[in-house]
RNA sequence: GUACCCGUAGCUCAGUUGGAUAGAGCAACUGCCUUCUAAGCAGUAGGUCGAGGGUUCGAAUCCCCCCGGGUACG
Numbered sequence: 001g002u003a004c005c006c007g008u009a010g011c012u013c014a015g016u017u018g019g020a021u022a023g024a025g026c027a028a029c030u031g032c033c034u035u036c037u038a039a040g041c042a043g044u045a046g047g048u049c050g051a052g053g054g055u056u057c058g059a060a061u062c063c064c065c066c067c068g069g070g071u072a073c074g
Base pairs, nucleotide, nucleotide: 001073002072003071004070005069006068007067010026011025012024013023019057028044029043030042031041032040050066052064053063054062
């Protein structure tokens, strides 16, 4: 340099022939339980989906370009 893959909550990920409220587990916080802690149970908060632009009635999802990571080739 070229090709391909990936980027979604603090962490690990799902969601991909566009559909309208963006989810799960762990972690965090609150309550219950317990002498206390852990475990267990119930609940709460946390993201405008890597940045920008475009297409569309509608974009995490499609297109363009850039950023970061990885693999292969040179």